[in-house]
RNA sequence: GGAGCUGUGGUGUAGCCAGGUGAACAUAUCUGCCUGUCACGCAGAAGACCGCGGGUUCAAAUCCCGUCAGCUCCG
Numbered sequence: 001g002g003a004g005c006u007g008u009g010g011u012g013u014a015g016c017c018a019g020g021u022g023a024a025c026a027u028a029u030c031u032g033c034c035u036g037u038c039a040c041g042c043a044g045a046a047g048a049c050c051g052c053g054g055g056u057u058c059a060a061a062u063c064c065c066g067u068c069a070g071c072u073c074c075g
Base pairs, nucleotide, nucleotide: 001074002073003072004071005070006069007068010027011026012025013024020058029045030044031043032042033041051067052066053065054064055063
């Protein structure tokens, strides 16, 4: 220098190919119930505008372009 993959709540992931409901699940955190207390269990809450910027579209996490970071391969 070239190519590919990955980037989504605190953490780990799904969703992307085929655009369309309030972005889902697990775990962690907080509140309440339960218990003599803790844990477990039950109920609920808060938390990500999807790496960043732009474009297409009525509508973008999803499609297109650029760019940043990490990993891998080629030279």